[in-house]
Context: one part of a larger RNA
RNA sequence: GCCUGCGAGUUAAUUUUUGUGGCGAGGUUAAGAGAGUGACACUCGAAGCCGUAGCGAAAGCGAGUCUGAAUAGGGCGUUCAGUCGCAAGAAUUAGACCCGAAACCGGGUGAGCUACCCAUGGACAGGGUGAAGCGAGUCUAAUCGCUCGUGGAGGCCCGAACCUACUAAUGUUGCAAAAUUAGGGGAUGAGCUGUGGGUAGAGGUGAUAUGCCAAACGAACUCGGAGAUAGCUGGUUCUCCCCGAAAUAGCUUUAGGGCUAGCGCUACAUGUUCAGUACUGGAGGUAGAGCACUGAAUGGGCUAGGGGGCUUAGUGCUUACCAAACCCAAUCAAACUCCGAAUGCCAGUACUCCAGAAUGUAGCAGUCGGACUACGGGAGAUGAGUUUCGUGGUCAAAAGGGAAACAGCCCAGAUCAACAGCUAAGGUCCCCAAGUUUGUGCUAAGUGGGAAACGAUGUGGGGUUACUUAAACAACCAGGAGGUUGGCUCAGAAGCAGCCACCCUUUAAAGAGUGCGUAAUAGCUCACUGGUCAAGUGAUCUUGCGCGGAAAAUUUAACGGGGCUAAGCAUAGUACCGAAGCUUUGGGCUUCAGCAUUAGCUGGAGCGGUAGGGGAGCGUUCUGUAGGCAGUGAAGGUCGACCGGAAGGACGGCUGGAGCGUACAGAAGUGAGAAUGCAGGC
Numbered sequence: 001g002c003c004u005g006c007g008a009g010u011u012a013a014u015u016u017u018u019g020u021g022g023c024g025a026g027g028u029u030a031a032g033a034g035a036g037u038g039a040c041a042c043u044c045g046a047a048g049c050c051g052u053a054g055c056g057a058a059a060g061c062g063a064g065u066c067u068g069a070a071u072a073g074g075g076c077g078u079u080c081a082g083u084c085g086c087a088a089g090a091a092u093u094a095g096a097c098c099c100g101a102a103a104c105c106g107g108g109u110g111a112g113c114u115a116c117c118c119a120u121g122g123a124c125a126g127g128g129u130g131a132a133g134c135g136a137g138u139c140u141a142a143u144c145g146c147u148c149g150u151g152g153a154g155g156c157c158c159g160a161a162c163c164u165a166c167u168a169a170u171g172u173u174g175c176a177a178a179a180u181u182a183g184g185g186g187a188u189g190a191g192c193u194g195u196g197g198g199u200a201g202a203g204g205u206g207a208u209a210u211g212c213c214a215a216a217c218g219a220a221c222u223c224g225g226a227g228a229u230a231g232c233u234g235g236u237u238c239u240c241c242c243c244g245a246a247a248u249a250g251c252u253u254u255a256g257g258g259c260u261a262g263c264g265c266u267a268c269a270u271g272u273u274c275a276g277u278a279c280u281g282g283a284g285g286u287a288g289a290g291c292a293c294u295g296a297a298u299g300g301g302c303u304a305g306g307g308g309g310c311u312u313a314g315u316g317c318u319u320a321c322c323a324a325a326c327c328c329a330a331u332c333a334a335a336c337u338c339c340g341a342a343u344g345c346c347a348g349u350a351c352u353c354c355a356g357a358a359u360g361u362a363g364c365a366g367u368c369g370g371a372c373u374a375c376g377g378g379a380g381a382u383g384a385g386u387u388u389c390g391u392g393g394u395c396a397a398a399a400g401g402g403a404a405a406c407a408g409c410c411c412a413g414a415u416c417a418a419c420a421g422c423u424a425a426g427g428u429c430c431c432c433a434a435g436u437u438u439g440u441g442c443u444a445a446g447u448g449g450g451a452a453a454c455g456a457u458g459u460g461g462g463g464u465u466a467c468u469u470a471a472a473c474a475a476c477c478a479g480g481a482g483g484u485u486g487g488c489u490c491a492g493a494a495g496c497a498g499c500c501a502c503c504c505u506u507u508a509a510a511g512a513g514u515g516c517g518u519a520a521u522a523g524c525u526c527a528c529u530g531g532u533c534a535a536g537u538g539a540u541c542u543u544g545c546g547c548g549g550a551a552a553a554u555u556u557a558a559c560g561g562g563g564c565u566a567a568g569c570a571u572a573g574u575a576c577c578g579a580a581g582c583u584u585u586g587g588g589c590u591u592c593a594g595c596a597u598u599a600g601c602u603g604g605a606g607c608g609g610u611a612g613g614g615g616a617g618c619g620u621u622c623u624g625u626a627g628g629c630a631g632u633g634a635a636g637g638u639c640g641a642c643c644g645g646a647a648g649g650a651c652g653g654c655u656g657g658a659g660c661g662u663a664c665a666g667a668a669g670u671g672a673g674a675a676u677g678c679a680g681g682c
Stems, first nucleotide, its partner, number of pairs: 001682006011094013026050003032044003054061002064076004097235002100232001104225006115199008124189001126158003129154001133150006162186003166183005201217001203213003210219001238617006248261005262367002264364007272355001273357001275352008288339001289337002294333003298329004303323001305322002307319004370395010400411003415587004420583003426577003429562003435574001437573006448564001454548002458545010475532005481505003486500003511526001515524002588607008618671001620668007628660002636655005642649002
C1' cells in the first nucleotide's frame, strides 16, 4: 500500500412539543399483593401526582383578591378539558456521537544501568629522573659549605595492560538503538576494578551538565481515580422527493467559542394585509451650486494701526515696508450654507398581482473567519489580488455557453429523454459551427496584438485668419543707395562689443540695419523693390487614426496558433452560427384550483443546491402471528443480454451440501471509503 472483518447520536430519568389511542370533570396508579404461565397477559392496591379557582409576603378572603383612607384608580384573576399510555422531535442530568492529549492525585515497584557512599578483595610490562635522610672525603676554632657515594621520594617523566573519549574518516534500513579504523590523553593515583551492602520520586545522588536514578527524567516506572478535561483537530456508514440559509447587530477575560435578535424549515391560523405601478400628502440638507454666515485664500483700491527714515521733538513730515476693517474682481471647504435635486424613505387611495407572498403562534435548526466585481465614501501613496463601511450583483451553495486556459467578469439558472426548431453573450479565412457579406470612410504603424509625461512639415476631417491673375509663396536674374564712419564711448567702434537716438534725402525699393565676417575697414547676406515664371501660398485652433519615447530573466512568448493590409479600425445594413436559455414531442414528481368525492381526470404553476428543516421508502439481524419452500438439493459462491424512479428485487445454469424465504406487526449491537482508525492476510 491493497484486500477481508470490526469501527461512531445510545440508554435511563425528568421536562416540553407534535402525532396517535384509552377514559373524561375527572384521569392515573407507585411500592406491594393475589392467582398463574410457554408470558410483556389477568385481578387487586388512590398512598401520592396532575386537573377542576384565584389573589396576597402572610394572617386571610374568595369569583374575586392585593394595594389603598377609599365604594377611586391600577395589578393579577373570573370564557376556553384534562389526564394516563405509546411513537417521534428537542432540552437537562449522567462519559452522552466516536477516537485523541500534555498533565493532576493516590498506592506500589525499581540503585543487577547509572550518581555518590560503606565494607571486603584484585590488578597496574618495561624504561627514565634521582628529593629528604645517611656515609665518606674536604674545609673550618666550630657550625655552615663543597665533592663523591649511598638512598629511592613524587596527584614526577616515557610507555603496554587498564581507563578515557580530543580529532578525522567510515558507518547512518550500521557489526553496533553510540560501533570500527587511524591518531590523541591518563597510566602509584582526587587513579582503575570485582563482590556484598546503603540512599527512592513533593524524593535520591550530583568535583552543576538540570547531569544521572534500567536504551526518551525541568521531576522515573507501574496500577488505580479514569471513559480526567479538550470552546481544539480528525472521523461519523443506504436511497429518493420538497423547501433552503448565514458569514450581520447587541452583549461576552469576548474576538477561530457562546447567548438573544436577524436570515432557513415544518405545522396551524388570518386572507391580500406583502410587493410593484400610478396619483396624492409628507419628513430630509446629500450630489450640485453658492459665498448670505463660519473659516481659508489671491490681485487691486482705499485707509486705521505698526515698522523704517527725517525731525524744528509738534495732536510733526515721509515711505518701492507689514497690514485690520471697508470697496472691486476672481476662488476654496467632511466637521461652511442664502440655495438645492435625482433616487431612496414614510403614509393614504386605486389598480395589477396568487407569489413556496405577508403577518401571528408553536416546534426544529444552521450561521457569527466570507470572496471578488460595479457604484458612493473613509484609511493608505486618489499604492496593493490592501484595509474598513454603504447599495446592488455573482461565487459561496451554480452546472451550461463566451472571455485561449481562468470560484467572484459577460450571457444564462441543469426534473428526465430526443440524430427537431429559434435565439443570448460572443462570433462567421483555416484550426472551429457560421459572410473571404454589402455601403461609406480611416490606418501603412503588423498599428491592430501592452504603457506616460514629452517630442515631431506622418496622414484624414472641421474652423479662424493673412497674402494672391492689380501675379501671391518658392526658385532664378537685378537692385539693396546718399547725408554718414549718426552721436557717445573707445587704442579702434565705420549698420553689426556697449549706451542714446532711430531722423532726413534720392527713390521701383533699400533698417542710422537680420545674420556671417574684419584689429577697425573691406567682403558675403537679409529685410525691402523690379523682372522671369505661373496658381494657389502661409499662420493658428480643434479633431480621427498612426510615429518615437519602449531594456530581463520558460522557447518565438504582449493576436490562443496558422496566418491577415483586412481576416485591422469607425459607421450603417443584412444573412447565418451559437447554451443544459426559449419552443416542439413524450415521460416522472410536487403543489394549487375545478370535477369526481374509491382508484382518479382536466387545467395552472413549479422541480440547481452546501449548512440545515420536512416527507416517503429500500435493505440487514432477531421476535410474534399466518401461510410456505427444501437431499427430486436450503443458505452461501459464481456466470448471465431480466424487472424497478433509487436504495434494491427476481429468474436460469454451474458450484455447494442443510437449512431458508413470503405477508403483516414488533425490537434493534441496523447499512463503511476515508478517523497518520483497529485486527488479520498478502